[in-house]
RNA sequence: GGCUCCGUAGCUCAGUUGGUUAGUGCGCCAGACUAGUAAACUGGAGGUCGCGAGUUCGAAUCUCGCCGGAGCCU
Numbered sequence: 001g002g003c004u005c006c007g008u009a010g011c012u013c014a015g016u017u018g019g020u021u022a023g024u025g026c027g028c029c030a031g032a033c034u035a036g037u038a039a040a041c042u043g044g045a046g047g048u049c050g051c052g053a054g055u056u057c058g059a060a061u062c063u064c065g066c067c068g069g070a071g072c073c074u
Stems, first nucleotide, its partner, number of pairs: 001073007010026002013023001019057001028044004050066005
C1' cells in the first nucleotide's frame, strides 16, 4: 500500500430485505424489605447508533469519504 470484517448506553451484545418508541443482560440510582448489609423484588435514569456527506417520503440499516480496531496478502 491492497482486501475483508467490525464500531449501537459505563461494559457485553441484539436489532429479520429501510417503515415510525432503539432494546437484552450486567452495572448505576431510587423505593420497598432487613436491627443493618447483601441477595432476590419493584421502578427509574443514561444513546448526536464512530464522524461527515449523499440517496429516500422515511436511514442504526443503503452509497461515498474520513477516523479507530482486528485479521489476511504483498
Predicted 3D model of a 74-nucleotide RNA (transfer RNA) from Limnoperna fortunei. Model confidence (mean pLDDT): 80 of 100. It matches the Rfam family "tRNA". Rfam classes the family as a transfer RNA.